[in-house]
Context: one part of a larger RNA
């Protein structure tokens, strides 16, 4: 390479949407460069395989045969596959009628905590710790009472919950939006599925401007601890953290499990629907769809485990691995303001 594989060994792109391309549901009817089949021709010789011979055997040689298959015209077939033309409704989508939701944006707006200011009351201590001390306080602090101001987050409900493609999303209320179930079956009619570039979001930290700052807090000082302590503890505290635009585009970006469709023993919790049956009505039981979790059968699995939310059986499409290290590095090449991301190697070694 041909395989063989990708939850933990090396391996699912962080995640959608989508161009090509690949693939694709039931019928008809016609046509075919693909596919099947027949004739012909061609496929050098040697190799390789059968069968016979010749060197004492073999090896090694000679002889037939058979094989080499892809290839060229041609004559046929029409189940699969293309195509073309027409039709189905079951996949797909649209309508209607309900329904849950921390799904988005943007404005408002509420209390509790906390900071600072002012005032009262009040005296000598507060804080802190393993212990201290830096540190605050008689210019009256801690404490506790009112008043005002500020910026950050929303306790309880909170859950094994629910929403979103991921990131991720939770105090209320408004407006303005996007997804999803479920039932009815009333349109369309295959219109799908996956997706090599592409293009869209994409925590935290950073990063550019401009505001903003209570708490916390990298850097940074002081105390302490230690042989030392660039650190754990303590007391300050800059950047950030917030908010508006505009970049970075990485994460253990994880279920470390790619998307989509079909099948396959149960058990039990919980979430939104829906029928039935009960019932004054709510529950309750039965059945059902669509999530979200525990335990398991049969397969699977190296084994831990996984088991209808499969890592079981089966399909279509893409993405990635191929022994450590050197390296996710160098160099080139794209982006970026930068910091840097992306792409992606060798020599050498073991």
């Nucleotide at each position: 390479c041909u395989g063989g594989g990708c939850g933990u060994a090396a391996a699912g792109u962080g995640u959608g949407c989508g161009u090509a391309g690949g693939u694709g549901g039931c019928g008809u009817a016609g046509u075919u460069a693909g596919u099947c089949u027949c004739c012909u021709c061609a496929c050098a010789a040697a190799u390789c395989c059968g069968u016979c011979g010749g060197c004492u055997c073999a090896a090694c040689c000679g002889a037939c045969g058979a094989a080499c298959u892809a290839g060229a015209g041609g004559g046929g077939a029409a189940a699969c596959g293309g195509c073309u033309a027409u039709g189905c409704u079951u996949g797909a989508g649209u309508a209607u009628g309900c329904a849950a939701g921390a799904g988005g944006u943007u404005c408002g707006u509420g209390g509790a905590a906390c900071u600072c200011a002012u005032g009262g009351u009040g005296u000598a201590g507060g804080g802190g710790u393993g212990a201290a001390a830096u540190c605050c306080g008689u210019u009256g602090a801690u404490a506790u009472c009112a008043u005002g101001g500020g910026g950050a987050a929303c306790a309880c409900c909170a859950a094994a919950u629910g929403c979103g493609a991921a990131g991720g999303c939770a105090g209320c209320g408004a407006a303005c939006u996007g997804g999803u179930g479920c039932a009815u079956u009333a349109c369309u009619g295959a219109c799908g599925c996956u997706g090599a570039g592409g293009c869209a979001c994409g925590a935290a930290a950073g990063c550019g401007u401009g505001g903003g700052u209570a708490g916390c807090g990298a850097a940074u000082g002081g105390g302490a601890u230690u042989a030392g302590a660039u650190a754990c503890c303590c007391c300050a505290g800059u950047a950030g953290u917030c908010c508006a635009c505009g970049c970075c585009c990485u994460a253990a970006a994880c279920g470390a499990u790619g998307u989509u469709c079909u099948c396959u023993c149960g058990c039990u919790u919980u979430u939104c629907g829906g029928a039935g049956u009960a019932u004054c009505g709510a529950c309750c039981c039965u059945c059902u769809g669509a999530g979200a979790g525990g335990c398991u059968a049969a397969g699977c699995u190296a084994a831990c485990g996984c088991g209808a939310u499969a890592a079981g059986a089966g399909a279509a499409c893409c993405g990635c691995c191929u022994g450590g290290g050197u390296a996710g590095u160098a160099c080139g090449a794209u982006c970026g303001c930068a910091a840097g991301a992306u792409u992606a190697a060798a020599a050498c070694u073991c």